RNA sequence: CGCUUAUAGAGAAAGGCAGAGGGACUAGACCCGCUGAAGCCUUAGCAACCUGACGCUGUUCAAGGUGCUACAUUCUACCUCCAUUUGGGGAAAGAUAAGCU
Repeated sequence: CGCUUAUAGAGAAAGGCAGAGGGACUAGACCCGCUGAAGCCUUAGCAACCUGACGCUGUUCAAGGUGCUACAUUCUACCUCCAUUUGGGGAAAGAUAAGCU
């Protein structure tokens, strides 16, 4: 990098360095940002996928491996339903975890 499976409701930020972008990619829209974006570091926290423990169809902890800590997989794009503007469902793609090659 690729493949398979599962999940996406909720939750959880302060400080330092830095200095213009960011919300995955393309286009448009919308939003955040010099009252400080991305990135890095420290500390803290959230969750509970795997490991662990147990009284093992499950429960539990948060020690270990990950992940995450604006809003939201933000919306539209492809298919479909409808009363066709508004709205609903799905797919695709992306994200995270576990496993495989």
The prediction has a mean pLDDT of 79. SAM riboswitch aptamer (S box leader), 101 nucleotides, folded computationally. It was read from a public genome assembly, where an Rfam model found it. Of the family's consensus pairs, 97% are formed in the model.